RNA sequence: CACCGAGAAAGGCAAACUAGCGCGAAAGCGUAGGACGCAAAGUCACCGGCCUAAGACCUCCGGGUUAGGGCAGCGGGAUUGCCGAA
Numbered sequence: 001c002a003c004c005g006a007g008a009a010a011g012g013c014a015a016a017c018u019a020g021c022g023c024g025a026a027a028g029c030g031u032a033g034g035a036c037g038c039a040a041a042g043u044c045a046c047c048g049g050c051c052u053a054a055g056a057c058c059u060c061c062g063g064g065u066u067a068g069g070g071c072a073g074c075g076g077g078a079u080u081g082c083c084g085a086a
Stems, first nucleotide, its partner, number of pairs: 004084002012038002017033003021030003036073001042079003046076003049071003055066004
């Protein structure tokens, strides 16, 4: 230095759920609580996937299609980073 990840140390993050809370059309996000888990569960929608459909377009007026909206805790990729046993 690279891989790797210990019943190591110091720390970190926070699923479900809850809310006379905030943002949003929604999906979802934020905040507070909470801990299922996580060695990148830090960051980035580049590829695949998934969610939503305001607007736009179509419509037989029932609805349909669509991401410049989301999910990084779905997989891959990129990038940055703490610690140091085997």